Source information: A computed fold for a 72-nucleotide RNA from an Oligoflexia bacterium, annotated as transfer RNA. It matches the Rfam family "tRNA". Rfam's curators write: Transfer RNA (tRNA) molecules are approximately 80 nucleotides in length. Gene Ontology term of the family: triplet codon-amino acid adaptor activity. Lineage of the source: Bacteria > Pseudomonadati > Bdellovibrionota > Oligoflexia. The sequence was found in a public genome assembly.

RNA sequence: GCGGGGUUAGCUCAGCGGUAGAGCAGCGUCUUUACACGGCGACGGUCGGGGGUUCAAUCCCCUCACCCCGCA
Numbered sequence: 001g002c003g004g005g006g007u008u009a010g011c012u013c014a015g016c017g018g019u020a021g022a023g024c025a026g027c028g029u030c031u032u033u034a035c036a037c038g039g040c041g042a043c044g045g046u047c048g049g050g051g052g053u054u055c056a057a058u059c060c061c062c063u064c065a066c067c068c069c070g071c072a
Stems, first nucleotide, its partner, number of pairs: 001071007010024004018055001027041004048064005
């Protein structure tokens, strides 16, 4: 330099045009003499940045940044 994949909650990952979710972690509460386990609840997001298409974009297109794999 070329090709491909990835970037979404603190972490690991879903979601592939129509109001963004789960598990774990953390917080509150119930249970226990207490802890652990377990139950319930709430909180937590400019969906990597910018632009375009569309009535509508996490999703489609372009570009930039970073990470991974392959080729040279």